Source information: A computed fold for a 91-nucleotide RNA from a Bacillota bacterium, annotated as c-di-GMP-I riboswitch aptamer. It was read from a public genome assembly, where an Rfam model found it.
């Protein structure tokens, strides 16, 4: 020093689910909470995926409200591969 993860130690994140905000939604963010995690630490402008579908477009109905489909320029790093950091050290 690399690969590698222990019934080690130190700490260290936190699904579900409630509360509150905030978004059209998916979702984010504070707090409660633990199902779980050795990167459950960044990256979505590196690929695949996987959620929504608001502007917009289209159809159908219409005084107007609508209603369906399409729409990513909006998300998901707790979906997989990358990538870039970074604690410990028993085999």
């Nucleotide at each position: 020093a690399c690969u590698c993860g222990a019934a080690a130690a130190u700490g260290g994140c936190a699904a579900a689910c409630c509360u509150g905000u905030c978004g059209a939604a998916a979702g984010g963010c504070a707090g409660g909470g633990a199902c779980g995690c050795a990167a459950a630490g960044c990256c979505a402008u590196a690929g695949g995926g996987u959620c929504u579908a608001a502007a917009g477009c289209a159809u159908u109905a219409c005084c107007u409200c609508a209603a369906u489909g399409c729409g990513a320029u909006g998300a998901c790093a707790g979906c997989c591969u990358g990538g870039c950091c970074g604690c410990c050290g028993a085999a």